[in-house]
Context: one part of a larger RNA
RNA sequence: AGCACACGGUGGAUGCCUUGGCGCUAGGAGCCGAAGAAGGACGUGGGCGGCUGCGAAAAGCCUGGGGGAGGAGCUGACCAUCCAUUGAUCCCAGGAUGUCCGAAUGGGGAAACCUACGCGUGGUAGUGCGCGCGUGUCCCUGCCUGAACAAAAUAGGGCAGGGAAGGCAAGCCGGUGAACUGAAACAUCUUAGUAACCGGAGGAAAGGAAAGAAACCUCGACUCCCUGAGUAGUGGCGAGCGAAAGGGGAAGAGCCCAAACCCGAGUGAUGUGACAGGCGGCAGCCGUUGUCACUCGGGUGUUGUAGGGCCCGUCUUGAUCCGUCUGCCGGCGGGUCGGGAAGUUACAAAACCAAGCGUUAGUCGAAGCGGGUGGAAACUCGCGCCACAGAAGGUAACAGCCCUGUAGACGAAAACGACUUGGACUUCCUGGACGGGUUCCUGAGUACGGCCGGGCACGUGAAACCCGGUCGGAACCCGCGGGGACCACCCCGUAAGGCUAAGUACUCCCUGGCGACCGAUAGUGAACUAGUACCGUGAGGGAAAGGUGAAAAGCACCCCGGAAGGGGAGUGAAAUAGUACCUGAAACCGUGUGCUU
Numbered sequence: 001a002g003c004a005c006a007c008g009g010u011g012g013a014u015g016c017c018u019u020g021g022c023g024c025u026a027g028g029a030g031c032c033g034a035a036g037a038a039g040g041a042c043g044u045g046g047g048c049g050g051c052u053g054c055g056a057a058a059a060g061c062c063u064g065g066g067g068g069a070g071g072a073g074c075u076g077a078c079c080a081u082c083c084a085u086u087g088a089u090c091c092c093a094g095g096a097u098g099u100c101c102g103a104a105u106g107g108g109g110a111a112a113c114c115u116a117c118g119c120g121u122g123g124u125a126g127u128g129c130g131c132g133c134g135u136g137u138c139c140c141u142g143c144c145u146g147a148a149c150a151a152a153a154u155a156g157g158g159c160a161g162g163g164a165a166g167g168c169a170a171g172c173c174g175g176u177g178a179a180c181u182g183a184a185a186c187a188u189c190u191u192a193g194u195a196a197c198c199g200g201a202g203g204a205a206a207g208g209a210a211a212g213a214a215a216c217c218u219c220g221a222c223u224c225c226c227u228g229a230g231u232a233g234u235g236g237c238g239a240g241c242g243a244a245a246g247g248g249g250a251a252g253a254g255c256c257c258a259a260a261c262c263c264g265a266g267u268g269a270u271g272u273g274a275c276a277g278g279c280g281g282c283a284g285c286c287g288u289u290g291u292c293a294c295u296c297g298g299g300u301g302u303u304g305u306a307g308g309g310c311c312c313g314u315c316u317u318g319a320u321c322c323g324u325c326u327g328c329c330g331g332c333g334g335g336u337c338g339g340g341a342a343g344u345u346a347c348a349a350a351a352c353c354a355a356g357c358g359u360u361a362g363u364c365g366a367a368g369c370g371g372g373u374g375g376a377a378a379c380u381c382g383c384g385c386c387a388c389a390g391a392a393g394g395u396a397a398c399a400g401c402c403c404u405g406u407a408g409a410c411g412a413a414a415a416c417g418a419c420u421u422g423g424a425c426u427u428c429c430u431g432g433a434c435g436g437g438u439u440c441c442u443g444a445g446u447a448c449g450g451c452c453g454g455g456c457a458c459g460u461g462a463a464a465c466c467c468g469g470u471c472g473g474a475a476c477c478c479g480c481g482g483g484g485a486c487c488a489c490c491c492c493g494u495a496a497g498g499c500u501a502a503g504u505a506c507u508c509c510c511u512g513g514c515g516a517c518c519g520a521u522a523g524u525g526a527a528c529u530a531g532u533a534c535c536g537u538g539a540g541g542g543a544a545a546g547g548u549g550a551a552a553a554g555c556a557c558c559c560c561g562g563a564a565g566g567g568g569a570g571u572g573a574a575a576u577a578g579u580a581c582c583u584g585a586a587a588c589c590g591u592g593u594g595c596u597u
Stems, first nucleotide, its partner, number of pairs: 001596009015582001016547002020518002022515007029507002031167002039101003042055003046079002049075003061095006070083003106115003116135007137164009172200005182189001186236001212219002223250005233241002254499003257443001261299010276289001277286002279330006304477001306442003309438008318337007338430006352423005357417004362410003368383005384401002386390001392404003448472008458484001479494005534541002554581001557568004
């Protein structure tokens, strides 16, 4: 020195464990903010670094409810001082306080700082000083004022009231919109209308009551799923892209304007004694009240087997009062009562009360003892019991009957929620139906066309349909659009205004449940002071790090040593479980013995 065996050191694999994650699922919630949010800074404890809580009223204050013996949050064991059956700590609901920054909003600013003005108030001999409130911008509405242009109007100036702003995981709609990549290169094409950026809204969003789809039969808003179907198509006919009708399901809901016509108001034009008009008839009376145009308000009206307006006719329909210049009759309009109907998601709209139900604390809740082993009984043996409860967790090993629970049954002073019922309230109807006539209305720089783009599964193609830019530019229901160039016939629909629940998407968040999900190099980056330490000027990047024991019983005392550390003693079932702590592999380093050289 090597090899072997034994015993150690080092190291932290492995096994076991889990406070943390991951995925899914049911229900809830789906917003917060100038009444100052989200997120922070700085403070705040008797001794307080960090976390948590809170805000100069600062681990808290007040009220109500629950609960019932211990408490003054965690790290954390300590000391001191307190609180508590006159009900503390703790849990829930409501309220108060809530520094400074931040949309940040009096002005400024290198966020958490600096510095004003007005009013009120405190203090000082006085100034300085302290405290409270107000003072940003834009939009809308109303009012005051008010030029150029002596009026009026407008611009402008001001005041008051209301609103907006900023944040937010995913989902949604819209605007702008790539490239790598694929095509085995690459340009059309693809990736992809994806990513990214911007705007906007909501608990969903979007879409939506046919100028539809079909095919000569019909269907009957929209949305979502399955199918049709990788079909029809499209495509340097390459790579690829890729429908629809129909069928089956989920859900189910339909409405309102514009216009014609009538009434009222305003403005402008025009019109007056030979008289327009004042609902009709007769009589009286009034006197520009008229007519036209525009605007506003109310009524009417809303569709394709066309519908509506206006005029006429027929049928039927509660009462009463007022108005319509006056009286009578008829008609018309309005109010009240009665009757009927509906309703806050569209079709008008605001909110309230009560009960039930639910959410935010909680309450009750069955049944086991003894022997043995052991440090410990839940193990084992013996004999029992409960079960609408034998889910689960804990308790010194494995517990239905020890504890928390579980099945089941209850519970709210206060706040909140949707629904149901009732009340209250609000609105509507009280005139429609039918027939005939008239041809007044039915969304215009629109439809459509040329050129150029875009969207449609469809790349310009025979390219319909939809959208945009630009230039042209209709018809008016005997109208117009569509049925994939175009024309005819036929069929379907009725554009150029608007609203609309449900079925559908998602999960930052709350509650419950589940897992042939992970188990500390895994699972979130993060089981622990984690978006921490650390790195970077910055945008940004981003760790490592779990386990004594049932219980600290965490080794009093003695000895060696300066200490660290060790040897005894003691605790404990165990100390080779001693906080460098469960198990403790390998590499690596030793000690002893044997063998070999």
This is a predicted structure of a 597-nucleotide part of an RNA (large-subunit ribosomal RNA, domain I) from a Gaiellaceae bacterium. The prediction has a mean pLDDT of 82. Rfam family: Bacterial large subunit ribosomal RNA. Gene Ontology terms of the family: ribosome and structural constituent of ribosome. RNAcentral holds the full RNA, with entries from ENA.